[in-house]
Context: one part of a larger RNA
RNA sequence: GGUAUGCGGUGGAUGCCUAGGCACACAUUGGCGAAGAAGGACGUGGUAAGCUGCGAAAAGCUUUGGGUAGGAGCAAACAUCCUGAGAUCCCGAGAUAUCCGAAUGGGGCAACCCGGCACUGUGAAGCGGUGUCACUAGCUAGCAAUAGUUAGAGCGAACGCAGGGAACUGAAACAUCUAAGUACCUGUAGGAGUAGAAAUCAAUUGAGAUUCCCCAAGUAGUGGCGAGCGAACGGGGAGAAGCCCAAACCGAUAGAGUUUCGGCUCUAUGGGGGUUGUAGGACUGCGAGAUGUUAGUGUUAUUUUUGAACGGAAGCUGGUUGGAAAGCCACACCGUAGGAAGUGAUAGUCUUGUACGUGAAGGGAAUGACACAACUAGCAGAAUCCUGAGUAAUACGAAGCCGGAGAAACUUUGUAUGAAACUGGGGGCACCAUCCUCCAAGGCUAAAUACACAUGUGUGACCGAUAGUGAACCAGUACCGUAAGGGAAAGGCGAAAAGAACCCCGAACAGGGGAGUGAAAUAGACCCUGAAACCGCAUACUU
Numbered sequence: 001g002g003u004a005u006g007c008g009g010u011g012g013a014u015g016c017c018u019a020g021g022c023a024c025a026c027a028u029u030g031g032c033g034a035a036g037a038a039g040g041a042c043g044u045g046g047u048a049a050g051c052u053g054c055g056a057a058a059a060g061c062u063u064u065g066g067g068u069a070g071g072a073g074c075a076a077a078c079a080u081c082c083u084g085a086g087a088u089c090c091c092g093a094g095a096u097a098u099c100c101g102a103a104u105g106g107g108g109c110a111a112c113c114c115g116g117c118a119c120u121g122u123g124a125a126g127c128g129g130u131g132u133c134a135c136u137a138g139c140u141a142g143c144a145a146u147a148g149u150u151a152g153a154g155c156g157a158a159c160g161c162a163g164g165g166a167a168c169u170g171a172a173a174c175a176u177c178u179a180a181g182u183a184c185c186u187g188u189a190g191g192a193g194u195a196g197a198a199a200u201c202a203a204u205u206g207a208g209a210u211u212c213c214c215c216a217a218g219u220a221g222u223g224g225c226g227a228g229c230g231a232a233c234g235g236g237g238a239g240a241a242g243c244c245c246a247a248a249c250c251g252a253u254a255g256a257g258u259u260u261c262g263g264c265u266c267u268a269u270g271g272g273g274g275u276u277g278u279a280g281g282a283c284u285g286c287g288a289g290a291u292g293u294u295a296g297u298g299u300u301a302u303u304u305u306u307g308a309a310c311g312g313a314a315g316c317u318g319g320u321u322g323g324a325a326a327g328c329c330a331c332a333c334c335g336u337a338g339g340a341a342g343u344g345a346u347a348g349u350c351u352u353g354u355a356c357g358u359g360a361a362g363g364g365a366a367u368g369a370c371a372c373a374a375c376u377a378g379c380a381g382a383a384u385c386c387u388g389a390g391u392a393a394u395a396c397g398a399a400g401c402c403g404g405a406g407a408a409a410c411u412u413u414g415u416a417u418g419a420a421a422c423u424g425g426g427g428g429c430a431c432c433a434u435c436c437u438c439c440a441a442g443g444c445u446a447a448a449u450a451c452a453c454a455u456g457u458g459u460g461a462c463c464g465a466u467a468g469u470g471a472a473c474c475a476g477u478a479c480c481g482u483a484a485g486g487g488a489a490a491g492g493c494g495a496a497a498a499g500a501a502c503c504c505c506g507a508a509c510a511g512g513g514g515a516g517u518g519a520a521a522u523a524g525a526c527c528c529u530g531a532a533a534c535c536g537c538a539u540a541c542u543u
Stems, first nucleotide, its partner, number of pairs: 001542009015528001016492002020463002022460007029452002031155002039100003042055003046078001050074002061094003065090002070082003105114003115133007135152007159190001160188005170177001174224001200207002211238005221229002242444003245388001249272002252269007277422001279387004283381004292375003296372011309358003315331001317330004332349002334338001340352003393417008403429001424439005479486002499527001502514004
């Protein structure tokens, strides 16, 4: 030096655990903000660095209700207090709520600086206190300057709609194409949003707004006919709800024009009227004031739900092992409760609870009633009038549709032209005819649908500390970067601190040896288990 065995050190794998995560389902809820938000700064405790709470009324103040013996957060100890005159705690309502921040009196390097006006502490100066003073838009008043008033502004996870709009990539290269109208940027809304009551489809029968799902169907198509892209009709479901204007016509008001002063015309405003395709309406005549409806506002009743909580069965059973019984043996009991968690090992009957029942204030929902408001009908006639114009359509250039210019309809529209008026107009995939069907160029509309920042409940062939969120722990922290930004590591004594009084060694508040606690201290705070690498000590063999 090596090998082997034993005993240690180091180290922190493994096992077990879970305080934290992940995913899904269902329900709730879907906003907050100039009455100053989200987010912060600085304060605030007897002692107080941090977190949490709160705001100069500062771990809190007032109050309705609940609840019951302890309490003054994490967080021990000391001090001092509160509490059956009901504290602490819980649901709700209110008060206070510094400074910054949309930040809004002006400024500014956020949490700071400096003002105007009114009132005020004092009589003045100076210094303070309270209130107020930004901008934009609408409305009201006013000749106007201006004043008053209402609203907006910012934040927020995804979901919606709209305006813009890539590239990597795929095509085994690449240019049309694809990726993709995706990512991203912008605007803007709501608890949903969009869409929506046929100028729609269909096909010789008919259907009857929109939205979403299943099929139709990877079909018809489209496509350097490559890669790929990809409908509709129709059927089955979810859910169902329909309406209002413009115009003709009739009054009114105001202004202007004209007049033979009787009026008439024009413009504007508002009221009635009216709303469709088998055309309808105005108009004329007849008739009616019925019948119902509501998605608007308010009141009220009932039901239900949420919401602090309350009641809530049955072994303080015996023996046994053990430090400890909930284990094992034996005998009982309850069950609308044998979900779950905890308790010194595995508990239906020990604790909290669970099933079930009850439940305040304050919210939510549904239904009904009432009041207000709003809406709602018929018959006949056929002369005249009305029925959405720079629109439809056409040409050129683009885009959207399954459709890449193609035989290319349909929808949208940048440029240029530019109709008809119910004997009218659009569509049925070039175009024409016949036939069928619908009525554009105005508007509103619940539900079925999407999402989850957030709250609750439940579930998991989800993770179990190099996993699962980046974050189980004071983590978006420490740290890095000028900055945008990047971004960790780090869990476990024990049932209970019973966390080792006292003695000894030692310079020692280091460390250790006794003693003591404990079931265990090789569970001693560098604390469960304690693998390997690595380092020793002892013994044996060997070079």
Molecule: large-subunit ribosomal RNA, domain I
Organism: Sphingobacteriia bacterium